[in-house]
Molecule: RNase P RNA; transfer RNA
Organism: Binataceae bacterium (SeqCode)
RNA sequence: GGAGUGAGCCGGGCGGCCGCCCCUGAAAUUUAUUCCGGGGAGGAAAGUCCGGGCUCCAUAGGGCAGGAUGGCUGCUAACGACAGCGCGGCGCAAUCCGCGGAAAGUGGCACAGAAAAUAUACCGCCCGUCAGCUAAUUACGAUGGGUAAGGGUGAAAAGGUGAGGUAAGAGCUCACCGGCGCCCGAGUAAUCGGGCGCGCAUGUCAAACCCCAUCCGGAGCAAGGCCAAAUAGGAGGACUGAGCUGCCCGCUUGAAAUCCUCGGGUAUGGCUGCUGGAGCGUGCGAGCGAUUGCACACCUAGAGGAAUGGCCGCCACCGGUCCUCAUCCCACAAGGAUGAAGACCGGACAGAACCCGGCUUACAGGCUCACUCCGGCU
RNA sequence: AGGCACGUAGCUCAGUGGUAGAGCACUUCCCUGACACGGAAGGGGUCGGCGGUUCAAACCCGCCCGUGCCUACCA
Repeated sequence: GGAGUGAGCCGGGCGGCCGCCCCUGAAAUUUAUUCCGGGGAGGAAAGUCCGGGCUCCAUAGGGCAGGAUGGCUGCUAACGACAGCGCGGCGCAAUCCGCGGAAAGUGGCACAGAAAAUAUACCGCCCGUCAGCUAAUUACGAUGGGUAAGGGUGAAAAGGUGAGGUAAGAGCUCACCGGCGCCCGAGUAAUCGGGCGCGCAUGUCAAACCCCAUCCGGAGCAAGGCCAAAUAGGAGGACUGAGCUGCCCGCUUGAAAUCCUCGGGUAUGGCUGCUGGAGCGUGCGAGCGAUUGCACACCUAGAGGAAUGGCCGCCACCGGUCCUCAUCCCACAAGGAUGAAGACCGGACAGAACCCGGCUUACAGGCUCACUCCGGCU
Repeated sequence: AGGCACGUAGCUCAGUGGUAGAGCACUUCCCUGACACGGAAGGGGUCGGCGGUUCAAACCCGCCCGUGCCUACCA
């Protein structure tokens, strides 16, 4: 310098004017208003796909059903996230992707093909028998068997390669590779290494049912609590009802004071929950790492149909168009390329709604770091 | 904001691993003087989109997009 891989960060800045939401204080005074000061969106606030906090229902109980996860070990409040390790695959490499069980059972494998999982004989190959042709048959035809080596079909054809063996063949036998089982050693484990045995008994699909292991109670801030206003405090139904669970047990509550449906009322009523938290930053330490301990410092929206905005000026960056100048290509011109100055236009995805940890998806443009491979120079 | 369904031809729907279908509508022809009815034939599909599992996906899994539905309090 080129090619590539993986992480992280930013998401315009400053000033002026006019506004919006919340809070402290003051004036004024309970209806509202004014003034000073302070704070006011994101990396995804999004999708609501996982997990947790919080609240109510039993302190969240037992069983069945159901759901989720799926190499191993950690980390954590928890997780399907994350970290380290293991095995397999692509790549020269950095890196990236995948991951329980198909010798427990049930089931699927269309079409094609002889045969699709108890294997199978269409062609071919080999052996026998029969008949005809013929000089004679090893060739042709029919038929009985052997054969999974070869052909053809298919997404997939019942270990692979080589040698021996055979009528032709075949794990039939042997060597190597692959597979399975047992033992020993290393490791917490996944797994790895070594030895011995078995000719191989095991196709594929579990994002098919299922099996194994682990985990999961339900509902959600429109949860829940307090206050106020209004009415037809009405009609029908339930009588082992209602709630905790889809079912059973069990628990709580109730015998109309309960629950369901219809009808009626209030109004999208007020206060609360509500924002200081598994919080963020820095330093030191533990750990390979995810993560975690201690110390110091900081406060960073809290609205409630929903505020965080608009205009102007200057500066910076990027893209486009136009014009001028310079250089190069060109004999010149025209045209083109590159660079500089100026003018104009444009500036991604997107908007908190109880809070947090992740994942996923959207995103103009810019910056930084680490690693790998190739080439050159010293 | 939270919770839950659905998306297949122009419309309404079936199909839930193995060649995408039905009714209505549409086009052409026959019938009629002409229209309707009737009869015959035909066209029309990225199965909302993108990935994955599988030999094979409308169907199974994941992520997006779109559409629709439900919810408060009092008595």